A computed fold for a 350-nucleotide part of an RNA from a metagenome, annotated as small-subunit ribosomal RNA, central domain.
The RNAcentral record of the full RNA draws on SILVA.

[in-house]
Context: one part of a larger RNA
RNA sequence: CUGGGCGUAAAGGGCGCGCAGGCGGCCCGGUCAGUGAAACGUGAAAUACCCUGGUUUAAUCAGGGAACUGCGUCUCAUACUGCCAGGCUUGAGGACGGAAGAGGAAAUGGGAAUUCCCGGUGUAGUGGUGAUAUGUAUUGAUAUCGGGAGGAAUAUUAGUGGUGAAGGUGUGUUUCUGGUCCGUUCCUGACGCUCAGGCGCGAAAGCUGGGGGAGUAAAUAGGAUUAGAUAUCCUGGUAGUCCCAGCCGUAAACGGUGAACACUAGGUGUGGGGGGUAUUGAUUUUUUCCGUGCCGUAGCUAACGCAUUAAGUGUUCCGCCUGGGGAGUAUGAUCGUAAGGUUGAAAUUU
Repeated sequence: CUGGGCGUAAAGGGCGCGCAGGCGGCCCGGUCAGUGAAACGUGAAAUACCCUGGUUUAAUCAGGGAACUGCGUCUCAUACUGCCAGGCUUGAGGACGGAAGAGGAAAUGGGAAUUCCCGGUGUAGUGGUGAUAUGUAUUGAUAUCGGGAGGAAUAUUAGUGGUGAAGGUGUGUUUCUGGUCCGUUCCUGACGCUCAGGCGCGAAAGCUGGGGGAGUAAAUAGGAUUAGAUAUCCUGGUAGUCCCAGCCGUAAACGGUGAACACUAGGUGUGGGGGGUAUUGAUUUUUUCCGUGCCGUAGCUAACGCAUUAAGUGUUCCGCCUGGGGAGUAUGAUCGUAAGGUUGAAAUUU
C1' cells in the first nucleotide's frame, strides 16, 4: 500500500411482526468516559536490529545505542462519538377532509353450463379417433322440449389493469374489518431504521376426524398403438379436488434481484388523487404526488443486460457463498400421527 462476492457463474432467508444487539435528524449548554496531545513512572536480562571491540576469519563472545509501537499517574484540548439537561421540525406518527380497489372474514341471493332423475315428441344408431375398438342403444339411446335434484366454477367486462408483506385474490348484496393514496399544514416532537433468537402467516400435494361428491382425475380395468407399450390416444373409474375443525411448513415460494434512506439526463404509455388554463358541457391542455409498464444517456457489468421501480453513486443493519461429486446423504438434536421437515458432516473420489 492492498484487503472478495451473492439477476444468469457458489451465494438473498418464502413473507411479515418484533425483544436483545448494531446504527441513527437539526440547534444550544454541561461533563470529559471514548478520542487527541505533553510530562513523569514503568515496560528485567538475554534474544532480534544498528555501531564498535576480541578469537588469523567466521559462527560464538563482549561493550554501547536505539527499540520494546504497551500499561499506569497527572495535566491540557473539546471537533467528533458517548452520557446529562433544554429546545426545534424536515424523519416518524396523529387529527381533519376526500379517493380507488378480485385486500381479508362471515352470512345470504343469482344466472349460464355439465351430469343424473321423471315425463312428452321421435327412430336407429350414437360416441370416440390419425384410423379403430372397448363403451352405449329397440328394456327406446343420441337429438329435442318441459319439470326436478345436486355439486363445483363464476363466460363477456378483463387490461405488461387493480389489490395484498408474501402465499394469493375475479358473480351480486349485506355486515364486520386491515392497509394504501391525495389535500390542508392543525397537533406530538426523533417517538426512527434494521433485526440473531422468538412469534405469526404461508400455493399445491399429503395426513386425522366428520360431511359432501356434478365435472375432473393419480391409482386402476378394458380397448387401441407397438417388435414390446407397465406410456402417449380412447371408454370407464377410486382417492383427491369442495366444506368444517386440526396438522404439515415445503415450491423454478422467481423480479432467480433482502430491508430502509439519500443523490444521479431524458422520452412515452397506463391505474388512483390534487391544482391551474381553455371550452366553461362531455372534454382538451399543462403541472404535481403516489403506483405500475416500455425505451434510453451517464455510470455499472465477464458478457447478456440493468439504467430515478438500478444490477449507478453512497450510508446502516440482517441473511448467505468459498471447486465438482460423495450429499442436502450419514449421525446426533429437534418438530411431526405419518409422509417427512429443520439443522447438517466426514472418509473417499476427481
Model confidence (mean pLDDT): 88 of 100.